This is a predicted structure of a 74-nucleotide RNA (transfer RNA) from a bacterium. The sequence was found in a public genome assembly. Its mean pLDDT, the model's own confidence on a scale to 100, is 81.

This record gives sequence, C1' cells and structure tokens, in this order.
RNA sequence: GGCGAUGUAGCUCAGUCGGUUAGAGCACUGGUUUCAUAAGCCGGGGGUCGCUGGUUCAAGUCCAGCCAUCGCCA
Repeated sequence: GGCGAUGUAGCUCAGUCGGUUAGAGCACUGGUUUCAUAAGCCGGGGGUCGCUGGUUCAAGUCCAGCCAUCGCCA
C1' cells in the first nucleotide's frame, strides 16, 4: 500500500424489513436482610450508537469519506 472484519453503557454483548422512547448480563450506587461479609430481594444513575457528511417524512440500521483495532496479501 491492497482486501476483509469489527467499532452500541465502565466491561462483555443483543438490537428483526429503516419506524415512534436504544436494551440485557456483570460492574457501580441507595435501601432491605445479617453479629458482620457475601449471596438474595426492591429501586436508581450511567449512551456524541467511532467521527464527518449524504439519502429519507424518519438512520444504531442505508451510502460516501476519514479514524482506530484485528486478520490476510504484497
């Protein structure tokens, strides 16, 4: 340099044919329970859906460019 894959919460990941408000588990946090801790139970907070632009009534989802990581080729 060329080709391909991936990028969504602190971490690991879902997200259907583009459709109304973006989710789960773990973690964090308040309460409950216990002599105490853990576990359990009831709540809560946390998001530039990698970035910019485009298409569309509507984009995490489609298109273009760029960035990062990984793999293959040279």